[in-house]
A computed fold for an 88-nucleotide RNA from a Eubacteriales bacterium, annotated as c-di-GMP-I riboswitch aptamer. The coordinates come from a structure-prediction model, not an experiment, and the mean pLDDT is 83. Taxonomically the source falls in Eubacteriales (Bacteria, Bacillati, Bacillota, Clostridia).

RNA sequence: UUGUAUUAAGGGCAAACUUGCCGAAAGGCAAGGACGCAAAGCCAUAGGAUCUAAGAUGCGGAAGCAUUAUGAUAGCCUGGCUGCCGCG
Numbered sequence: 001u002u003g004u005a006u007u008a009a010g011g012g013c014a015a016a017c018u019u020g021c022c023g024a025a026a027g028g029c030a031a032g033g034a035c036g037c038a039a040a041g042c043c044a045u046a047g048g049a050u051c052u053a054a055g056a057u058g059c060g061g062a063a064g065c066a067u068u069a070u071g072a073u074a075g076c077c078u079g080g081c082u083g084c085c086g087c088g
Stems, first nucleotide, its partner, number of pairs: 002088003012037002017032006035075001041081003046078003049073003055068005
């Protein structure tokens, strides 16, 4: 420098759940907590998928219902970028 994720060491992250805060919600953040993770690091303006529906639009006498992402998930999949140790 490049390839790789089979073992070990040092270590890293942290699902569910609980509490607090933010948010219309999905969800996020912090603390506790560990189901798991070799990229569970980053990218949602790369593609697909999924969740939500504030606003908008339509229907309705109303209550409400339907559609819709510009909201969200990188710990759903593929892809892109970066990277420690080990090994070749």